[in-house]
RNA sequence: CAAAAUAUGACGCUUAAUCCGGUGGAGCGGGGGAACCAUUUUUGGGGCGAAUUUCCUUAGGGAAUAGGAUAACUCUUUCAUUCCGAGCCCGUCAGCUAACCUCGUAGGCGUAGAAAGAGGAGAC
Numbered sequence: 001c002a003a004a005a006u007a008u009g010a011c012g013c014u015u016a017a018u019c020c021g022g023u024g025g026a027g028c029g030g031g032g033g034a035a036c037c038a039u040u041u042u043u044g045g046g047g048c049g050a051a052u053u054u055c056c057u058u059a060g061g062g063a064a065u066a067g068g069a070u071a072a073c074u075c076u077u078u079c080a081u082u083c084c085g086a087g088c089c090c091g092u093c094a095g096c097u098a099a100c101c102u103c104g105u106a107g108g109c110g111u112a113g114a115a116a117g118a119g120g121a122g123a124c
Stems, first nucleotide, its partner, number of pairs: 011110004018026003027105006037095001044093001045090004053064004067084003073119007
């Protein structure tokens, strides 16, 4: 001098996962659940999620792909760049679904390009 690690604080990203209080609520999300309509249950079926599908393989993994994400007021759209494209759960059972019932509000990270439209804020 540089890098890395740890602690605290601030600002952001992903996400429903934030806010106010202090025996819990609000907000934001998910599931179950009539009639009508629809569907056909071992080839089991289904749920959360962007995470589905195809091929190759020495079966470790790899190449693609539906789709998803990518601060400088917010949202939407386009281009560019860089990434993700997992995993978990129910247990033979659940279509839609008013009333109604019920559950979650974790975790993991660190960006820094351009243009257009709408709305908002601030200054003069």
c-di-AMP riboswitch aptamer (ydaO/yuaA leader) from a Clostridia bacterium, 124 nucleotides, folded computationally.
Its Rfam family is "c-di-AMP riboswitch aptamer (ydaO/yuaA leader)". Rfam links the family to the GO terms cyclic-di-AMP binding and regulation of gene expression.
Taxonomically the source falls in Clostridia (Bacteria, Bacillati, Bacillota).
The coordinates come from a structure-prediction model, not an experiment, and the mean pLDDT is 79.
The model forms 92% of the base pairs in the Rfam consensus.
The sequence was found by an Rfam model in a public genome assembly.